This is a predicted structure of a 103-nucleotide RNA (SAM riboswitch aptamer (S box leader)) from Pontibacter sp. FD36. Lineage of the source: Bacteria > Cytophagia > Cytophagales > Hymenobacteraceae > Pontibacter.
């Protein structure tokens, strides 16, 4: 790399470096010289593994991970429901991330 399955409306920073970008990619809004992406250090949150306990729960923070905005809104399509303007909501898939197992 690839396949499965789970979960995603909740949670969490400040310095140093660095220098213009970022937010997956489309289109939109956003954020950012009151310093963007990276990289160190810290600290901090707890989704999955692991741990433990009095075990449908809790407790800790070992391995990954995360720490702006519901995955920041939509998005091959596809069903429902209203609207009867060519638009509103819902759920389903698709996609993206995270984990864990497999290969």
């Nucleotide at each position: 790399g690839a396949u499965u399955u789970a979960u995603a409306a909740a949670g969490a920073a400040g310095c140093g470096u660095g220098g213009a970008g970022a937010g997956a990619c489309a289109g939109g809004c956003u954020c950012u010289a009151u310093g963007a992406a990276g990289c160190g250090c810290u600290a901090g949150c707890a989704a999955c593994c692991a741990g433990c306990c009095u075990c449908a729960g809790g407790c800790a923070a070992g391995g990954u991970g995360c720490u702006a905005a519901u995955u920041c809104c939509u998005g091959a399509u596809u069903c429902c429901g209203g609207a009867u303007g060519u638009u509103c909501g819902g759920a389903a898939g698709c996609a993206u991330a995270u984990a864990a197992a497999u290969u």